């Protein structure tokens, strides 16, 4: 560092889906939006008036003569649609684009504010005028709609009076921190609806009358006015909280104050003139990104972390942008004005529109409902009130979208039933699960009752207060009536009847749960590790079982959490991170000595005050539980006032000396800088002596040199470094770094002693400044020597390297010139304080001993090493010089890689480059210490025919035999480094045999079951190649028996189950074997260290053939191994002799016989060899070398035995097995034929190459074996193999069977031969059915290659190599092979440097499939992402001019104008005064230019994205190229 179990969700997919209740439901396009609703109401404010109803009079009509219908006229009542006028349309309601803001949040504040409607007090409501829509007439328009003239009301509008009151102004009085505010007077300005409905009285008219009108008084209400008061609601100010980015570091001109007007409801540069120059910021200003804030919700133990759906509270918007009007309140979601997009309607002249209201709808997206009922109820808004209006609401629909709660049945029930899956075929499971039985009825269905929610208001009756002269009317109680969208819902009763209701997902391990079958790196799967290739996949599909949740389940998205992997709680920086800046000085920040006295920021505490409600918690109660809802309780981090207390921080004021610092005396010292000065070496010139070679290396060439080099002498030039002291764990310095000289001049620090002096002055350090190895650069010198680049020469497969020869920058000097980085490393920041010691070293100071020089010794102090305790650490390690315990301040880290790259930037740099410093993409790991192996062209010790020292051979020859390649119809088929190759195979002509043609058979050549039948076989004949096929011949099986007939062995014939398979996998297996290797090793209890893996033990010193054995030792026993025990062989005693022996006695050709068992022998037991015995070495051990005894001497020889474990070693073709595969053939059977081919390669042998020999003739001496289908003697025959022949032998009796090398003698005599004896041809034996392909031997001929063996390579250490021969196994027959036997029978071993191989110890390791291991780069192909790119294109956001809608503000208003002033003329008059007409005037207004300003337009920049021929590098890809760069001393140590 990656996953994962656990929660949440406005979810959305996929499977599945029974009920119900409560919630919840466009997250995406603040995209477009048809349609219908969503804000009106008031007729008791007002006017005119259509319709209908009533009354009452009236005409007229039908007439039945009082009755209907029309119709006119008055009153009154209701009610459509419009006006005028009030209130409301600023609430509800939706959204989240804007916005990083005083826009939320929280506490303050307004002595700077406003508040319709409600409530309170207190006063009031007086007196005039003029208009105006509506209607009515014209008139333009398509229309939206405009124009004209005329009439008319009000609670519309104006004017005047009164007045408390506000405003200004100006006196007086106390009050406030202060701008100032309050109280009292005094002057100017400023208001109402005299209205509606009601009673009542009084006059007045109307009318027959009931009555109605009208004035005017009282009177009740409702609505006005004014004030001042509450109350609700806003306005406005401030503290302080909350995202990112510094690869945004500086911002700002009305910015910042000022004081003067303006302007508003107020305060304020809000805004105008002036004046001032200031004001913000690393405590993050500005600027880009991005985001509605909050209560609150998920989570988590908290502390945090995301989140901001529903619900509540505030904001901010209602197509974009501007503006303003009305109004108590807007700069207004369903209101106006312009602007611009779009849509839409148009007669083209012009108009019209804003669902982010409910619903629908159309886009869009993975994805979100109905164009529903109802105002029943809350709540709003008009109203006196009924009441109308309310997509707020209250409900219902749709949707498993969430929570929550029911069901889908219970009880018995084992022939463990069919079936299904497995199966070691016996069983197991599903699984009491079913079926059967007895039940119950939630939920359904159907009927049948049936609800709370309903309190009102009005209205009627009847009371009761208060008030009034009285009523009316209010207020308040009571009874009664009237109200349900949801709904015939909930609930409640009955009936029916298990009858209608279970899926999802998982099963390798984290994480609960296994099998068969298919597939065969294919299909697929995975959340992470990973699974699936070779065919036995518990990981894919499918079944069958089984775990899990459950009307839902899985798996997707995003949040937390696990993650102390961002660490405040709660991490880290020696080596895991690219975590201590290369090192000083230092400004800000931060931190800060001892005592005291003060204050109260801070710090405790106490109360007040807030921290809506709803949520979260607790209690109680409603819905049958729950969910869910009420009630009440507690609880809240905070922030404000206010009281206390002073310990500690901090703020002031005094004072101290230990921190720091000064001063005196003294010390050491490659600190620094400039001057000078030495010698020794290199090189070079010069000149002498002197010749032939130097010089280099692993070897060697290049280079020098007879034009005289190298050597060697003199003298002389030059530059650069300074040998020995001294590489010392010494000095000095902040690091970088300093090294000739008792040379000199100047300067820095440090240490010691004293305790005179300051009085905290300290620490630390972001910026900031300086210093700063090496290399590089820049200018000018200098260059001996070395020495990048280059150039030769080797080396090599190549070698643009290492090795050598030469050599140019550079190295050296100057500039107070640049750079500015190193593995600048103790990979350890600075500074204090405290924690055992021992022991060296350098510098200084002091005791003390004394022989008064020195030394030794003990103590302090400063530097600097080593080992070590407690503690610390992941471990290694650190440890008074901490990486220990603390505390202050600075730097830095947070997963590999990409990458310190890329892009920006720098108040860096000549350049080279520095500093700062990402991200797409990948990966599931990179790392770090330890630890066990394993390896190392790393180290130490040991051991082996391992080398060496010998002997003898392979390799070349000939032929044998085995492979392997070729061929072939087949040449069956396995074994392959050692450890496959005379191996399986101790013996392929037929058989064997598995292969190959051909010919046959199909329950089979084998084996069990069953049915029938009865013999079956031998044996002769045809036919065939033969397997078979026909005919004959034969008629005879055994056992009981109740005699019917069963059993049992053998045979034919059917039946099907099954045989049968050297087919396949030895990588599914058992077993067996090989292999290192007869190598000493492999383990294990218990204990002990260690976090742990693992260690000790088994290491160490010794010794051994051994991990033998002794010592030692946190080990102390054991077990497999070794050893011994077994068998053989050697020595000796005994027992026992027959087939064996024969000394002695007899006998024989012959131990033949008689006798004997002393001997040899045979085999039974025994003895004996133990470092036991002597002395020497060693630790007095163990042992070890010598020696004695003895047949044998230190495991006496030789054998059998063979440890954990390795090599997926070998065997499926001994056998024996899973699994698959064949079943008229991959069985089975017969004939023949390959397994024996033959250009060639290899390996094992044998035969030779000859005189240590050949051939020839003579001659001695073994041991172990086999013999009945057998060995097979003597005789005789054959040259010979061999034939006969048959005595003897179940063998210590006979037989094979003459052992041979050896000796003894003959020959030939160095040659391709008298050496070899390969090939061939004849003739012959022998086996055997069969001998051609393809046996063996014989006898006669023929006589090959080879004359001793390249590179390489093998065996063997004593009775052993070498050599000679016998017999065995297999076998009919066939041996150079194999496996024994036993004759004769040597040479050498100094040693352990090398080569192989092992053992132990150690060491380094990037390797663990273990070096045949790991791993790097470039190029090649594919495939992603990015960067740069002449430029192209879209956005943003500003600025600079240009032009400028509507609208406010101010101007001007010549023009227009009803109310108010007013002149003059006429009239009229109750003479006050009106009225008309016309002038002035005031206010007001059209227009008119002003200022500002939306949108527009033009320009230049700054930014953010896309795109873009080409390029750069980087990433990643089972098996591509070249090389070997790194890991081991990685073959040149590596790295920076």
């Nucleotide at each position: 560092g990656c996953u994962c179990a656990g929660g949440a969700c406005g979810a959305a997919c996929g499977c599945u889906g029974g009920c119900g209740g409560c919630g919840u439901g466009c997250c995406u396009a603040a995209u477009a939006c048809a349609u219908g609703c969503a804000a009106g109401u008031c007729g008791a404010g007002c006017g005119a008036g259509a319709a209908c109803c009533u009354u009452a009079a009236u005409g007229g009509u039908g007439c039945u003569u009082g009755c209907a219908c029309c119709g006119u006229u008055a009153a009154g009542g209701u009610u459509a649609g419009a006006g005028c006028g009030g209130c409301g349309g600023a609430c509800g309601g939706g959204u989240g684009a804007c916005u990083a803001a005083c826009a939320c949040g929280u506490a303050c504040g307004c002595c700077a504010c406003c508040u319709a409607c409600c409530u309170a007090u207190a006063a009031g409501a007086c007196u005039g005028g003029g208009a105006u829509a509506a209607c009515u007439c014209c008139c333009g328009g398509a229309a939206a709609c405009c124009g004209g003239a005329g009439c008319u009301g009000a609670u519309a509008c104006c004017a005047a009076a009164u007045a408390a009151u506000u405003c200004c102004u100006c006196u007086u009085c106390g009050c406030u921190c202060a701008u100032g505010a309050g109280a009292a007077g005094g002057a100017g300005a400023u208001g109402a609806a005299a209205g509606g409905c009601g009673g009542u009285u009084a006059u007045a008219u109307c009318g027959g009358g009931a009555g109605g009108u009208a004035u005017a008084g009282c009177u009740g209400u409702c609505a006005c006015u004014u004030a001042c008061a509450g109350a609700u609601g806003g306005g406005c100010c401030u503290g302080c909280u909350g995202c990112g980015c510094a690869u945004u570091a500086g911002c700002u001109a009305c910015u910042u104050g000022g004081a003067a007007g303006g302007g508003u409801a107020a305060u304020g540069g809000c805004c105008u003139a002036c004046c001032a120059a200031g004001g913000c910021a690393a405590c993050c200003a500005u600027g880009c990104c991005u985001a509605g804030c909050c209560g609150a919700c998920c989570u988590g133990a908290a502390a945090g972390g995301g989140u901001g759906a529903c619900c509540g509270g505030c904001c901010a918007c209602c197509c974009u942008g501007g503006g303003a009007c009305u109004g108590a309140c807007a700069c207004a979601c369903g209101g106006c004005c312009c602007a611009a997009a779009c849509u839409c309607c148009u007669a083209c002249g012009g108009g019209a529109g804003g669902c982010a209201g409910c619903a629908a709808u159309a886009c869009g997206g993975a994805a979100u409902c109905u164009u529903c009922c109802g105002c029943a109820a809350u709540g709003g808004a008009c109203g006196a009130a009924a009441g109308a209006c309310u997509g707020a609401c209250g409900g219902a629909u749709c949707a498993a979208c969430g929570c929550c709660g029911c069901g889908u049945g219970a009880c018995u029930g084992a022939u463990g039933a069919a079936g299904g899956u497995u199966u070691u075929c016996g069983g197991a499971u599903c699984g009491u699960a079913a079926a059967a039985c007895u039940c119950u009825g939630u939920u359904g269905u159907u009927a049948g009752g049936g609800a709370a929610g309903a309190a009102c208001a009005c209205g009627u009756c009847c009371g009761u207060c208060a008030g009034u002269a009285a009523c009316u009317g209010g207020a308040u109680g009571c009874c009664c009536a009237c109200u349900g969208a949801c709904g015939g819902u909930a609930c409640c009763u009955a009936a029916c009847g298990a009858g209608a209701a279970a899926g999802c997902c998982c099963c390798g391990g984290c994480u609960a749960a296994c099998u068969a079958c298919g597939u065969g790196c294919c299909a697929g799967c995975a959340g992470c590790c990973g699974c699936g290739a070779g065919u036995a996949c518990u990981a894919c599909g499918u079944a069958g079982g089984g775990g899990g949740c459950a009307a839902g389940c899985c798996g997707u998205c995003u949040c937390c959490g696990g993650a102390a992997u961002u660490a405040u709680u709660g991490g880290g920086c020696g080596u895991a991170a690219c975590a201590g800046c290369g090192c000083g000085c230092g400004c800000a920040c931060g931190c800060g000595g001892u005592c005291u006295c003060u204050u109260a920021a801070c710090u405790c505490u106490g109360a007040u005050g807030u921290g809506a409600a709803a949520g979260c918690c607790c209690a109680c109660g409603g819905c049958u539980c729950a969910a869910c809802c009420g009630u009440g309780g507690a609880g809240g981090g905070g922030c404000a006032u206010u009281g206390g207390a002073g310990a500690c921080u901090g703020g002031g004021g005094g004072a101290c000396u230990u921190g720091a610092g000064u001063g005196u005396a003294g010390g050491a010292g490659a600190g620094g800088a400039g001057a000078g000065u030495g010698g020794a070496a290199u090189u070079c010139c010069a000149c002498g002596u002197g010749u032939a070679g130097c010089g280099g290396u692993g070897a060697a060439a290049u280079g020098c040199g007879u034009a005289g080099a190298u050597a060697u002498g003199u003298g002389g030039a030059g530059g650069a470094a300074c040998a020995c002291c001294a590489g010392u764990g010494g000095g000095c310095g902040a690091a970088g770094g300093c090294g000739a000289c008792g040379u000199u001049u100047c300067u820095g620090g440090c240490c010691u002693a004293u305790a005179a002096c300051u009085g905290a002055c300290g620490c630390u350090g972001a910026a900031g400044c300086g210093c700063g190895a090496a290399a590089g650069c820049g200018u000018g010198g200098g260059g001996a020597g070395c020495a990048a680049a280059c150039a030769g020469g080797a080396u090599u497969a190549g070698a643009u390297a290492c090795c050598c020869u030469g050599g140019u920058a550079g190295u050296c000097c100057a500039c107070u010139g640049c750079c500015g980085u190193a593995a600048a490393c103790g990979a350890u920041g600075a500074g204090u304080g405290c924690u055992a010691g021992g022991u060296g070293u350098u510098g200084a100071g002091g005791g003390g001993u004394u022989u008064c020089g020195a030394u030794a010794c003990c103590c302090u102090u400063a530097c600097u090493g080593c080992c070590g305790a407690c503690g610390u650490u992941a471990a290694c390690a650190c440890a008074u010089u901490a990486a220990g315990c603390a505390c202050u301040c600075c730097g830095c880290c947070u997963g590999u890689g990409g990458a310190g790259u890329a892009c920006g930037g720098c108040g860096c740099g000549c350049a080279a480059g520095g500093c700062u410093g990402a991200a797409a993409c990948u990966c599931a790991a990179a790392g770090g210490a330890a630890u066990u192996g394993a390896c190392g062209g790393g180290g130490g010790c040991c051991c082996g025919c391992a080398c060496a020292a010998g002997c003898a051979g392979u390799g070349g020859a000939g032929c044998a035999u085995g492979u392997g390649g070729u061929u072939u119809a087949a040449u069956u088929g396995g074994a392959a480094g050692c450890a496959a190759c005379g191996c399986g195979a101790a013996g392929a002509a037929c058989c064997u045999u598995a292969c190959c043609a051909g010919g046959a058979c199909u329950u089979g050549a084998c084996a069990u079951c069953c049915u029938u039948u009865g013999a079956a076989a031998a044996c002769u004949c045809u036919a065939g190649a033969g397997a078979u096929a026909g005919a004959g011949c034969g008629u005879u099986c055994c056992c009981c028996u109740u005699c019917g007939g069963g059993g049992g062995a053998c045979a034919a014939a059917g039946u099907g189950a099954c045989a049968g398979g050297u087919g396949g996998u030895g990588c599914a297996u058992g077993g067996u074997u090989g292999u290192a290797g007869u190598c000493a090793g492999c383990u294990c209890g218990u204990g002990u260290c260690g976090u742990g893996a693992g260690a000790u033990g088994u290491u160490g010193g010794g010794u051994u053939a051994a991990g033998u054995c002794c010592c030692g030792c946190a080990a102390c026993g054991a077990g497999c191994g070794c050893a011994a025990c077994c068998c053989u062989u050697g020595a000796u005693c005994u027992u026992a002799g027959u087939u064996g022996c024969c000394a002695g006695c007899a006998u024989u050709u012959a131990g033949u016989u008689g006798g004997g068992c002393a001997c040899u022998c045979u085999a039974g037991g025994g003895u004996g060899a133990c470092u036991g015995c002597c002395g020497g070495u060693g630790a007095u051990a163990a042992a070890c070398g010598g020696g004695a005894u003895g047949a044998a001497g230190g495991u006496g020889g030789g054998g059998a035995u063979g440890a954990c474990g390795u090599c997926a070693a070998a065997u499926c073709a001994u056998c024996a097995u899973g699994c698959c595969c064949c079943u008229u053939a991959u069985g089975u059977c017969c004939u023949g034929g390959g397994c024996u081919a033959c250009a060639c390669a290899c390996g094992u042998g044998c035969u030779a190459c000859a005189a240590u020999g050949g051939a020839c003739a003579g001659u001695a001496c073994a041991a172990a074996g086999g013999g009945a289908u057998g060995c097979g003697a003597a005789g005789c025959c054959g040259u010979g193999a061999g034939g006969u022949g048959g005595a003897g032998c179940c063998a210590a009796u006979c037989c094979c069977a003459g052992a041979a090398a050896u000796c003894u003698g003959u020959u030939a005599u160095c040659a391709g031969u008298u050496g070899g004896g390969a090939u061939u041809a004849c003739a012959g034996g022998g086996u055997g059915c069969a001998a051609g392909u393809g046996u063996c031997c014989u006898g006669c001929a023929c006589g090959a290659a080879g004359c001793c063996g390249g590179a390489a390579u093998u065996g063997c250490u004593a009775g052993u190599a070498a050599u000679c021969g016998c017999g065995g196994a297999u076998c009919a027959g066939c041996a150079u092979g194999c496996a024994u036997c036993g004759g004769u029978g040597a040479a050498u071993a100094c040693g352990u440097u090398c080569c192989c191989g092992g053992g132990c110890c150690u060491u380094g390791u990037c390797c663990a499939c273990a070096c045949c291991g790991c791993c790097u780069g470039u190029c090649a192909c594919a495939c992603c992402a990015c960067g740069a790119g002449a430029g192209u294109u879209u956005g943003u956001a500003a600025c600079a001019c240009c032009u400028g809608a509507a609208g406010u503000c101010g101007g001007u208003g010549g023009g227009g104008u009803a109310a108010c002033u007013u002149g003059u003329u006429u009239c009229c008059u109750u003479c006050g005064g009106g009225a008309a007409a016309u002038g002035a005037g005031a206010g007001c207004c059209a227009g008119c230019g002003g200022c500002c300003u939306a949108a527009g337009g033009u320009g230049g920049g700054a930014u953010a994205g896309a795109u873009g021929a080409u390029u750069g590098g980087g990433g990643u890809g089972a098996a591509g190229u070249c090389g070997u760069a790194a890991c081991a001393a990685g073959g040149u140590a590596a790295c920076c």
The prediction has a mean pLDDT of 80. Small-subunit ribosomal RNA from an uncultured bacterium, 1536 nucleotides, folded computationally. Rfam family: Bacterial small subunit ribosomal RNA. The RNAcentral record of the sequence draws on ENA and SILVA.